The RNA shown here (transfer RNA) has 76 nucleotides and comes from a Clostridiales bacterium.
Its Rfam family is "tRNA". About the family: Transfer RNA (tRNA) molecules are approximately 80 nucleotides in length. It is annotated as a transfer RNA. Gene Ontology term of the family: triplet codon-amino acid adaptor activity.
RNA sequence: GCUGAUAUAGCUCAGUCGGCAGAGCGGAUCACUCGUAAUGAUCAGGUCGCCGGUUCGAUUCCGGCUAUCAGCUCCA
Numbered sequence: 001g002c003u004g005a006u007a008u009a010g011c012u013c014a015g016u017c018g019g020c021a022g023a024g025c026g027g028a029u030c031a032c033u034c035g036u037a038a039u040g041a042u043c044a045g046g047u048c049g050c051c052g053g054u055u056c057g058a059u060u061c062c063g064g065c066u067a068u069c070a071g072c073u074c075c076a
Base pairs, nucleotide, nucleotide: 001072002071003070004069005068006067007066010025011024012023013022019056027043028042029041030040031039049065050064051063052062053061
């Protein structure tokens, strides 16, 4: 340099034939307990990597860029 994959909550990951974004773990509060753990209930937490395009509407489609991973190539 080329090709491909990935990028979504603090972490690990789903998801969507384009129409209000989810789970587990973690966090907070409450209940239970003499107390703790466990358990249960409730709640908070997201520019869906960035920029642009298409569209009434984009996390989803298209283009570019960035980062990470893998493969290939080059290394005078």

The sequence was found in a public genome assembly.